[in-house]
Large-subunit ribosomal RNA, domain V from Montagnia macrospora, 531 nucleotides, folded computationally. It is recorded under the gene name rnl. RNAcentral holds the full RNA, with entries from ENA.

Context: one part of a larger RNA
RNA sequence: CUUACAGUAAGACGGAAAGACCCUAGAUCCUUUACUUUUAUUUUACACUGUACCGAAAUGUCGCUUAAAAGAGAACAAAAUGGGAGUAAAAACAGCGUUGAAAUACCAUUUACUGUGGCAUUUUGUACUUAAUAAUUAGUCUAAAAUUAUGAUUCUGUAAAAAAGAAAGUUUACUUGGGAUGAGUACCUCCUAAAAUGUAACGGAGGUGUGCGAAGGUAAAGUUAUACGUGUAAUAGCUAAUCUUUACUUAACAACAAGAUUUAUUAAUCAAGUUGAGAUUCACGUCUGUUAUAGUGAUCCAAUAUUAUGAGUGGAACGUAAUAUUGCGCAACAGCUAAAAGGAACUCUAGGGAUAACAGAUUCAUCGUGACUGAAAGUUCAUAUUAAUGUCACGGUUUGAUACCUCGAUGUCGACUCAUCUUAUCCUGAAAUUGUAGAUUAUUUCAAGGGUCUAGUUGUUCGCUAGUUAAAAAGGUACGUGAGUUGGGUUCAGAACGUCGUGAGACAGUUCGGUCCCUAUCUACUGUAAG
Numbered sequence: 001c002u003u004a005c006a007g008u009a010a011g012a013c014g015g016a017a018a019g020a021c022c023c024u025a026g027a028u029c030c031u032u033u034a035c036u037u038u039u040a041u042u043u044u045a046c047a048c049u050g051u052a053c054c055g056a057a058a059u060g061u062c063g064c065u066u067a068a069a070a071g072a073g074a075a076c077a078a079a080a081u082g083g084g085a086g087u088a089a090a091a092a093c094a095g096c097g098u099u100g101a102a103a104u105a106c107c108a109u110u111u112a113c114u115g116u117g118g119c120a121u122u123u124u125g126u127a128c129u130u131a132a133u134a135a136u137u138a139g140u141c142u143a144a145a146a147u148u149a150u151g152a153u154u155c156u157g158u159a160a161a162a163a164a165g166a167a168a169g170u171u172u173a174c175u176u177g178g179g180a181u182g183a184g185u186a187c188c189u190c191c192u193a194a195a196a197u198g199u200a201a202c203g204g205a206g207g208u209g210u211g212c213g214a215a216g217g218u219a220a221a222g223u224u225a226u227a228c229g230u231g232u233a234a235u236a237g238c239u240a241a242u243c244u245u246u247a248c249u250u251a252a253c254a255a256c257a258a259g260a261u262u263u264a265u266u267a268a269u270c271a272a273g274u275u276g277a278g279a280u281u282c283a284c285g286u287c288u289g290u291u292a293u294a295g296u297g298a299u300c301c302a303a304u305a306u307u308a309u310g311a312g313u314g315g316a317a318c319g320u321a322a323u324a325u326u327g328c329g330c331a332a333c334a335g336c337u338a339a340a341a342g343g344a345a346c347u348c349u350a351g352g353g354a355u356a357a358c359a360g361a362u363u364c365a366u367c368g369u370g371a372c373u374g375a376a377a378g379u380u381c382a383u384a385u386u387a388a389u390g391u392c393a394c395g396g397u398u399u400g401a402u403a404c405c406u407c408g409a410u411g412u413c414g415a416c417u418c419a420u421c422u423u424a425u426c427c428u429g430a431a432a433u434u435g436u437a438g439a440u441u442a443u444u445u446c447a448a449g450g451g452u453c454u455a456g457u458u459g460u461u462c463g464c465u466a467g468u469u470a471a472a473a474a475g476g477u478a479c480g481u482g483a484g485u486u487g488g489g490u491u492c493a494g495a496a497c498g499u500c501g502u503g504a505g506a507c508a509g510u511u512c513g514g515u516c517c518c519u520a521u522c523u524a525c526u527g528u529a530a531g
Base pairs, nucleotide, nucleotide: 001531002530003529004528005527006526007525008524010523011522012521014518015517022352023351024350025349026348027347028344029343030342031341034170035169036168037167038166041162042161043160044159045158046157047156050128051127052126053125055124056123057122058121059120060119061118062117063116064115079110080109081108082107083106086093087092132150133149134148135147136146137145173185174184175183182202186208187207188206189205190204191203209333210231211290212289216249217248218247219246220245221244222243229238230237232295234293235292236291253276254275255274256273259270260269261268262267265334278287279286280285301327302326303325304324305323306322307321308320309319359406360404361402362401363400365399367395368394369393370392371391372390376386377385413488414486415485416484418480419477420476421475422474423473426451427450428449429446430445431444432443433442453467454466455465456464457463494512495511496510497509498507499506500505
């Protein structure tokens, strides 16, 4: 080296299962003060539905009546308001006083209050049984009955109203340096924008959802300025004015419109000119709102006004059409429906490495190491030692950023076992410098041969504690190693606490519990045998 056998499991991003995590799209189940319904159920009216006491009460209407006496003194109503010191033949009644929030006689005006009978209406009570309802019993044939209780109620039907996630059908947006939370979604101005125009980002700054019958139109006058003013944001502009003041006014008009600009479309903007009827000016002329750029909403539907039409004929329609106008924070602003929120760890399906969590890759802000500079310490003296500031590299052990391989699966922390490599060396070895007397150190250079602990607590790595040691170094290896072990933690299904939520449920909060499969084909390695 070849072959064979026996082994080990480092690799074949090994086998198994179209990843269960995450996202996208969908489904299913669950919840509720999501939306829209359905039903249970309740109430009322009518029907099934009859008899009697001519019972009782209330209301309305008609008739009659509402008289006399005594007492009390604030109680049961001093009926209310105004006038009032007297009224009256006399007796008497008032004033006065008392009571009371208010005072009585008498006069005027306006109210309330009684009893009884007839009729009508409504409500209601009691009793009855033949409707109806319920239960029970008997029976020799047939046939169907009997008894008891309730009772004009219940049951049933129709109509109206109310009414349970009890049930059903659905909805629950998109953008997004993964998703969730947050934020945004239309329009205007500036910068980014690279001197025409245009130009993105969850780039940087701000505004708008109008105001004004004068703050509009015309004419005249005024204003020398890096400004002021110009309703409002910003930018651009304006001085024989677009600003300010004065006078007169309504062009903040009607019907057309060549031609241009922006532009995927819808659409937006500018506009000479023609006709009518106007304002202002001596006139020429100017005027189709406002210095310009924001101040907005398609279609459907409905309404108002005018006109036309009127489906056999004549009329009409809460019919149709035209013109004008009105009604949307349809703001998710090219607007889905008149009308819509959530949970799923009990979960499911289709997919995605178009998109997250592990690892890798890129980067290296952060992290670690070194170099240059050398302020300041070091009694003096930058460089024995320490070293600010600024600058330049290296490393790829931290936290990140990115989303490039993998979602038809690359198993995740720690422990155990077995290791292998690096050196930026903790010990052991060899040197240099020293602010090295010695001893012990400090700093630096060379050096990876070997070595580099045991216990307690915690799932821990780490850390803290205790005791040793020459020393108890730092790291890489898919944070080495689960087809080698474990399974304490994290990360399914059960359950509980606290907190959040109306709830279903949720929580890098806590707690108890919780199935770790693979007979080795190839590579690799170990051992044995033969050639």